Pistol ribozyme, 76 nucleotides, folded computationally. Its Rfam family is "Pistol ribozyme". A reference for the family is Weinberg et al. (2015), "New classes of self-cleaving ribozymes revealed by comparative genomics analysis", Nat Chem Biol. Gene Ontology term of the family: catalytic activity.

RNA sequence: ACUCGACUAAGCGAGUAUAAACAGGCAUUAAGCUUAGAGCGUUAGAAGCAUCUAUUGCAGAUGCUUCUAGGUUGCA
Numbered sequence: 001a002c003u004c005g006a007c008u009a010a011g012c013g014a015g016u017a018u019a020a021a022c023a024g025g026c027a028u029u030a031a032g033c034u035u036a037g038a039g040c041g042u043u044a045g046a047a048g049c050a051u052c053u054a055u056u057g058c059a060g061a062u063g064c065u066u067c068u069a070g071g072u073u074g075c076a
């Protein structure tokens, strides 16, 4: 100097051409290192669609999409 710890700014930490990590104070939480913002991942609920099981019962399971809500906590 650059890259990384989802994104922006600052901090903390790691690495040297790679994008990971047992690092990032400790414990805890699904909640991702910290603070502010934001709401990418993610959590809960609802609706719709598809598939499968059951086979006349309108039930169950899984996946996807949309909407709403939340945005770890405590100590130092």
Stems, first nucleotide, its partner, number of pairs: 001016005007037005025075003032040001042070012